RNA sequence: UAGCUGACUGCGGGAGAGCCCGGUCCCGACCGGCGCCGAAGGAGCAACCGCCCCGGAAACUCUCAGGCCAAAGGACCGCACCGGCAUCUA
Numbered sequence: 001u002a003g004c005u006g007a008c009u010g011c012g013g014g015a016g017a018g019c020c021c022g023g024u025c026c027c028g029a030c031c032g033g034c035g036c037c038g039a040a041g042g043a044g045c046a047a048c049c050g051c052c053c054c055g056g057a058a059a060c061u062c063u064c065a066g067g068c069c070a071a072a073g074g075a076c077c078g079c080a081c082c083g084g085c086a087u088c089u090a
Stems, first nucleotide, its partner, number of pairs: 001090003005086002008083001009080005018034001020033005035068003041064001042062003048056003
């Protein structure tokens, strides 16, 4: 210097489930009750994988948290870099 990859960042897509009842209120929101959802996070089992002592482990499971008009968030997917950062290769 160039390239691959990764995370961050930006953009786009992005599901599910009560606009339930009562109270307070500056009508946004908060508290209580019951009913639900799984795709922030967390936890559990475990297929599987590895360097096989041990470790890593899900979109499965549980709902602690979060969520159930919209907004926000959102696992995951795609794109971007004339943004830098990190590992590796030449």

Predicted 3D model of a 90-nucleotide RNA (Glycine riboswitch aptamer) from an Alphaproteobacteria bacterium. Of the family's consensus pairs, 90% are formed in the model. Its mean pLDDT, the model's own confidence on a scale to 100, is 76.